[in-house]
Context: one part of a larger RNA
């Protein structure tokens, strides 16, 4: 000057309290260690790997493994020559592929071109290896408030050190005041989206105070409610207290909204030789009758076990059933969404009108009225199972998904432990959409109904800011 310290002092954060509701017991789903296994391809590994790369593994994907084939090669460049390409049958094959048979005979500035075939060989190729040889991108430290010194000065023989320390405040190294400092640019915080309120300006596919009509149907009109443009609004602005005649803080006023309004986007110096050669690029090594390439089948889906996240639940603040009516929003839609008829117990099928959509289409549940059963392993729980259908797809056996009908497992509130979370939040309740042919309990986003708690900083954890102790560097 650093680091460290079970040294002190100051100050913060769901860190601890105070509340809510799980985790860990059970059942299932899902990655993940182990084990098996001809493969069970691979990479993440405290926190910062473990529903993570993967926004979805019947083939394919596919890297893995078994047979079965190719060797200028599946893919590129040059290439002496030959030939259009290329199609369609037949035989043998698991196919890849060989073989036969017909059919075909491009276009041209006549130099050469596309497209195939091809001898020899330059060379293709590698998801082989090193992420400790890299670029790129990302993760943590952390939205913490720090980090820097290339300027001038001024202190100290030097290394440096001062500013950046003090006294106040703040979410902030924010401000302000002191001051040998004084100015500076990274950072903070404004700018950018969005949300919350209001004006103007435009009304169609949206709306409806007027008049019509079974119907927003039509005129009629843009008040409204909406939609999207452009503006304004918030700035401790006013007012009182405290304060150091200061930053500020603390009450009130006005206002949709107060003291960063509420979210998101933005991640400084650095830290971990962090992660990634399997996204791509890429040096080097290694391969080249293969570690390349084709295929056909299996494998990633195996199961005494382990722990991880999730998701159902164990019930009466529930559960079934039926009734009538409801009430979102974000987004998707032609290889798609599909209204509405019709079949059928349902999955679903048959016909099909509309809209490339503010216009047709897709779209709620929880809730509410009643009713049953009345505390039971029950009319809870829904695993497993067995039958019978459906539906995607060349194909569903190995190994998809739905109906039905039957069957009806554990589980009675979960030990030590441990997470989230402070407001339109957490619990709780559907919906959508990404990939996608088909396949969420997944991710990502949208409503809807909606709490308790914190008058605090000893103490656990992590941070920052002076200080002091060093046998450390």
């Nucleotide at each position: 000057u650093g680091a460290c310290g079970g040294g002190g002092g100051c100050c913060c954060g769901c860190a601890c309290a105070a509340g809510c509701a799980g985790u860990g017991g059970a059942g299932u789903a899902u990655g993940u260690g182990g084990u098996u296994u001809a493969a069970u391809u691979u990479g993440a590994a405290g926190c910062a790997a473990c529903g993570c790369g993967a926004a979805g593994a019947a083939c394919u994907u596919u890297a893995c493994c078994a047979g079965g084939u190719c060797u200028u090669g599946a893919c590129a460049u040059c290439g002496a020559g030959u030939g259009a390409a290329g199609a369609a049958c037949a035989u043998a094959g698991a196919g890849a592929u060989a073989u036969g048979u017909u059919c075909g005979u491009c276009g041209u500035u006549c130099g050469g071109g596309a497209c195939a075939c091809a001898a020899a060989g330059a060379c293709a190729g590698g998801u082989g290896g090193u992420g400790c040889a890299u670029g790129g991108u990302u993760g943590u430290u952390g939205u913490c408030a720090g980090a820097u010194a290339a300027g001038u000065g001024u202190c100290g023989u030097g290394a440096g050190a001062u500013g950046u320390u003090g006294g106040g405040u703040u979410a902030a190294g924010u401000c302000c005041u002191g001051u040998a400092a004084c100015g500076a640019g990274c950072g903070c915080a404004a700018c950018c989206c969005u949300u919350a309120c209001c004006a103007u300006u435009a009304g169609u596919u949206g709306u409806u105070a007027c008049a019509u009509u079974c119907a927003g149907u039509u005129g009629a009109g843009c008040a409204c409610u909406u939609u999207a443009a452009u503006g304004g609004g918030a700035c401790u602005u006013c007012c009182g207290u405290u304060g150091a005649c200061a930053a500020a803080a603390c009450g009130g006023a006005g206002g949709a909204a107060g003291g960063u309004g509420g979210u998101g986007u933005c991640g400084a110096u650095u830290u971990c030789a962090a992660a990634u050669c399997a996204u791509c690029a890429u040096g080097c090594c290694c391969u080249u009758u293969u570690u390349u390439a084709c295929g056909u089948g299996g494998g990633c889906u195996a199961c005494a076990c382990a722990a991880u996240u999730a998701u159902u639940a164990c019930a009466a603040u529930g559960g079934c059933a039926a009734u009538a009516a409801a009430c979102a929003a974000u987004g998707g839609g032609c290889a798609g969404c599909a209204a509405c008829a019709c079949a059928g117990a349902g999955u679903u099928g048959u016909g099909a009108a509309g809209a490339g959509a503010a216009u047709c289409u897709u779209c709620a549940a929880a809730c509410a009225u009643u009713g049953c059963a009345u505390c039971a392993g029950u009319u809870u729980g829904g695993a497993u199972u067995g039958u019978a259908g459906g539906u995607u797809g060349c194909a569903a056996c190995u190994c998809g998904c739905c109906u039905a009908c039957a069957u009806g497992a554990a589980g009675u509130a979960u030990g030590a432990a441990u997470u989230g979370u402070u407001a339109g939040u957490a619990a709780u309740u559907g919906u959508g959409u990404a990939u996608c042919a088909g396949a969420a309990u997944u991710c990502c986003a949208c409503g809807g109904a909606g709490a308790a708690u914190a008058g605090g900083u000893u103490c656990c954890c992590g941070g920052g800011c002076g200080u002091u102790g060093u046998a450390c560097a």